The RNA shown here (Bacterial RNase P class A) has 363 nucleotides and comes from Draconibacterium orientale. The sequence was found by an Rfam model in a public genome assembly. The model forms 98% of the base pairs in the Rfam consensus. Model confidence (mean pLDDT): 76 of 100. Its Rfam family is "Bacterial RNase P class A". By type it is a ribozyme.
[in-house]
RNA sequence: GCAGUUGGUCGUUCUGUCGCUCGUGAAAACGUGAGGAAAGUCCGGACAACAAAGAGCAACGCAUUUCCUAACGGGAAGAUACUUGUGAAAGUAUAUCAGCGAAGAAGAAAAUAACCGCCUCAAAACUUGUUUUUGCGGUAAGGGUGAGAAGGUGAGGUAAGAGCUCACCGGAAUUGUAAGCAAUUACAUUUGCCGUUCGCCUUGCGUGUUGCAAUUCCAUGUACACCGAUGCUUGAGGGCUGCUCGCUCGAAAUCGGGGGGUAGGAAGCAAGAGUCGAUUUGUGAAUUUCGACCCAGAUAAAUGACAGAAUUUCGGAAUUAAUUUUCCGAAAACAGAAUCCGGCUUACAGACCGACUGACUUU
Numbered sequence: 001g002c003a004g005u006u007g008g009u010c011g012u013u014c015u016g017u018c019g020c021u022c023g024u025g026a027a028a029a030c031g032u033g034a035g036g037a038a039a040g041u042c043c044g045g046a047c048a049a050c051a052a053a054g055a056g057c058a059a060c061g062c063a064u065u066u067c068c069u070a071a072c073g074g075g076a077a078g079a080u081a082c083u084u085g086u087g088a089a090a091g092u093a094u095a096u097c098a099g100c101g102a103a104g105a106a107g108a109a110a111a112u113a114a115c116c117g118c119c120u121c122a123a124a125a126c127u128u129g130u131u132u133u134u135g136c137g138g139u140a141a142g143g144g145u146g147a148g149a150a151g152g153u154g155a156g157g158u159a160a161g162a163g164c165u166c167a168c169c170g171g172a173a174u175u176g177u178a179a180g181c182a183a184u185u186a187c188a189u190u191u192g193c194c195g196u197u198c199g200c201c202u203u204g205c206g207u208g209u210u211g212c213a214a215u216u217c218c219a220u221g222u223a224c225a226c227c228g229a230u231g232c233u234u235g236a237g238g239g240c241u242g243c244u245c246g247c248u249c250g251a252a253a254u255c256g257g258g259g260g261g262u263a264g265g266a267a268g269c270a271a272g273a274g275u276c277g278a279u280u281u282g283u284g285a286a287u288u289u290c291g292a293c294c295c296a297g298a299u300a301a302a303u304g305a306c307a308g309a310a311u312u313u314c315g316g317a318a319u320u321a322a323u324u325u326u327c328c329g330a331a332a333a334c335a336g337a338a339u340c341c342g343g344c345u346u347a348c349a350g351a352c353c354g355a356c357u358g359a360c361u362u363u
């Protein structure tokens, strides 16, 4: 230098003129004004109401270790098993005792096995031979099917065989030593203990509902003494709540129908689990302390328009030792707050900074 993996930052800037929102102000004027995702609405909360009260069941979520956080199905650093890549890396999974179920097809059979085969015994036949056939029994070493057929290799043993026995190896379990906060890892000892995958069940922890169109208040105005059903403390109906119990509101009540008036204003509403700088502790996510700052609050919805210059990229022309210098043209991503905050996921032209990997070349 080329090709790649991965982490982070920026993601247009300045000036002028005019215009808009909010705050302060009598006015003039001053100050401020859309993101890293504001998107998705997938999670967790703050806050508000139900509300004066819970409990159980259902339903849903999570499930390896240690930590972070207000919390999370989130984040950080790890462990074990597995997958892709030469590699840097990128991914998937993770509670567990016992039990239950499934594993198409092939195959005798998917764990109480026996098709071919091997062996003992008995009978029969004959070519008289550990020959052939049949039957009871034994067998799982050899062969076949298959992803997988009762751990592998070798030896002994046996009628023939088999962890039946032994040696070595593999797996599993117990114990010990060392490392680690831990999950676990490495080594050693002992034990013949020795089939796999997936699902269900079960266990532990957690979760009240609704959602700023929540909710609170004020003003104006009007007509409900209209109709029907049910009911009136022996409790209809409503609420908490998906169900049950329980609690609670409720009688001039509740539900339904018909009719009339209003659609205005204020709060919630932005001072925050806030931002910036330094600093403490930590591998890190984060955290400690000090200081400074106030940086949108609209309500059909403001945050803009025009002009010029600059920056970056691409193309063209000239020039230069040289992407050196000058000129012209074009382009500049994804995309717009609506209660707020912390995450996750998705989109993104281009530029910059850092760590690492691969092959080649040069020194």
Base pairs, nucleotide, nucleotide: 002358003357004356005355006354007353008352009351010350012310013309014308015307016306017305018304020033022031023030024029035334039345040344042343043342044341045340046339047211048210049209050208054245055244056243057242059207060206061205062204063203064078065077066076067075068074079094080093081092082091083090084089095202099200100199101198102197103196115143116142117139118138119137121135122134123133124132125131151169152168153167154166155165156164170194171193172191173190175188176187177186178185179184215267216266217265218264224258226257227256228255229254230253237249238248239247240246274293275292276291277290278289281286311332312331313330314329315328316327317326318325